This is a predicted structure of a 507-nucleotide part of an RNA (large-subunit ribosomal RNA, domain I) from Nitrospira sp. The prediction has a mean pLDDT of 83. The RNAcentral record of the full RNA draws on ENA.
Context: one part of a larger RNA
RNA sequence: UGCAUGUGGUGGAUGCCUUGGCGAUUACAGGCGAAGAAGGACGUGGUAGCCUGCGAUAAGCUGCGGUCAGCUGGCAAACAAGCGUUAUCAGCCGCAGAUCUCCGAAUGGGGAAACCCACCCGCAAGGGUAUCCCGGCCUGAAUUCAUAGGGUCGGGAGGCAAACCGGGCGAACUGAAACAUCUCAGUAGCUCGAGGAACAGACAUCAACCGAGAUUCCGAAAGUAGUGGCGAGCGAAAUCGGAUCAGCCCGCGCGUUUUAGCAGUCGACUUAUCGGAACGGCCUGGAAAGGCCGGCCACAGCGGGUGAUAGCCCCGUACGACAAAAGCCGAUUGUGGAACUAGGCGCGCAGCAAGUAGGGCGGGACACGUGUAAUCCUGUCUGAAGAUGGGGGGACCAUCCUCCAAGGCUAAAUACUCGUAAUCGACCGAUAGCGAACUAGUACCGUGAGGGAAAGGCGAAAAGAACCCCGGGAGGGGAGUGAAAUAGAUCCUGAAACCGCAUGCAU
Repeated sequence: UGCAUGUGGUGGAUGCCUUGGCGAUUACAGGCGAAGAAGGACGUGGUAGCCUGCGAUAAGCUGCGGUCAGCUGGCAAACAAGCGUUAUCAGCCGCAGAUCUCCGAAUGGGGAAACCCACCCGCAAGGGUAUCCCGGCCUGAAUUCAUAGGGUCGGGAGGCAAACCGGGCGAACUGAAACAUCUCAGUAGCUCGAGGAACAGACAUCAACCGAGAUUCCGAAAGUAGUGGCGAGCGAAAUCGGAUCAGCCCGCGCGUUUUAGCAGUCGACUUAUCGGAACGGCCUGGAAAGGCCGGCCACAGCGGGUGAUAGCCCCGUACGACAAAAGCCGAUUGUGGAACUAGGCGCGCAGCAAGUAGGGCGGGACACGUGUAAUCCUGUCUGAAGAUGGGGGGACCAUCCUCCAAGGCUAAAUACUCGUAAUCGACCGAUAGCGAACUAGUACCGUGAGGGAAAGGCGAAAAGAACCCCGGGAGGGGAGUGAAAUAGAUCCUGAAACCGCAUGCAU
């Protein structure tokens, strides 16, 4: 030095576990905000670092309801000081209210966010003072009237939020095996606006000589008809089957009844809760829920916990019960009399959408790339008719059929999930599963936009090793605890690489 055996170290794979994730279903909710939001800064505890809660009334204050013998949140034990013990109820849970610093749309002015500096009213406490829009009133130029402007009062808006929705602006990579029309795609992105859904919607629609009867969504028709450097590709509709179904409105006058609204009562649901069956012995073991023996309940043998695997030990589960207060929905009674908003019905009268339809030129949308190109929109120039009228039926004309534009509203079927509750999984199990099971959008990196980790496990219970010895300590040896300490806090299991020690053999 090599090989082998044994025994260790290092290391943290593997197994087992799960506080966390992922996916789905159902129901709810679908908004918050100048009455100051979302998100923060700074404070706030007896000692107080972080998290949580809260706001100078600061881990809290008040009322009501529930629950209850303990309590003063978590990491996180201990000390100190207190509160409470059957109710006059400490604490905890729910509902309602009060307080709620500073920044932030941030709104008196400024500003390097959480800071600085004002003015008016008021003794003070406190209140007011941003901008824009709408309405009223006052005032009021050049300029007589007026208008612009100024002031004041009242109302509204502003910002945030995951996706879904409507409008506007609108790519490129890519594909076409290159590339320009084309495609990707009206996608991504930017932007405006709204709602719990949005949009659309009550035929100037289709159809085909038969007829249908608003819109939306799904299945088929159909990868068909078409379109297309007829390349790559793009790609309908009628019609049929389903889901869901709903129709209406304007002005004036007369008449008539009631809806919404408001108030009361009642009921359901939600936001705390409560009741809730049935087991013992022996054996093994550290521990019984295991084994054996004998019972019991079951509208409950879903699930979780308990020193190993528990229907009957605990929490629960099936099944039942319940609300002072608040919310929401429904019913009913009264009020009300079509009104502030807003949409009843009957009769009569009036009215029936013009720079519009259409046309020329240039574009765009329609599955349809200018094409035979109808239809829809319009930048520009033009420009009708008036129901004896007008639009459409894919150039155009006639016949025929069908509908009535240029005003408006409209539930459901449809889309989505930041979130709440419950349930489920041939989903993951710590290099997996969310980036994050732990101080996680943390540490750290970057001027910044932004990027972005690693890191779980003693034991049933800390019983977390008193005391003695070596040592400066670290660490170790005894002792003790424990079923186990090669479970000792770098703590379950403890693979491999890698490094020792002992022995044997070989050189």